[in-house]
c-di-GMP-I riboswitch aptamer from a Bacillota bacterium, 88 nucleotides, folded computationally. Taxonomically the source falls in Bacillota (Bacteria, Bacillati). The coordinates come from a structure-prediction model, not an experiment, and the mean pLDDT is 85.

RNA sequence: UGGCGAUAAGGGUAAACCUGUCGAAAGGCAGGGACACAAAACCGCAGGGUCUAAGGUGCUUUGGCACUAAGAUGGCCGGGUUGCCGCC
Numbered sequence: 001u002g003g004c005g006a007u008a009a010g011g012g013u014a015a016a017c018c019u020g021u022c023g024a025a026a027g028g029c030a031g032g033g034a035c036a037c038a039a040a041a042c043c044g045c046a047g048g049g050u051c052u053a054a055g056g057u058g059c060u061u062u063g064g065c066a067c068u069a070a071g072a073u074g075g076c077c078g079g080g081u082u083g084c085c086g087c088c
Stems, first nucleotide, its partner, number of pairs: 002088004012037002017032006035075001041081003045078001047077002049073003055068005
């Protein structure tokens, strides 16, 4: 440096849920809490998937309905960058 791996050692992160808070929502942040994770560390890259639909468009029985991402998701996948330990 590359590949493989989580057996050991040191550890790390923190799902659901609850409380508070931001947001139209999806969801984010903080505290509690652990389902899991060998990159569950970081990056939305106009790559893909999924979620939401404020705004917009169309329809409407005027209650709403459908579509739409440049919003969200890194704990969906791909990709990029970086990293502990062990073996080869």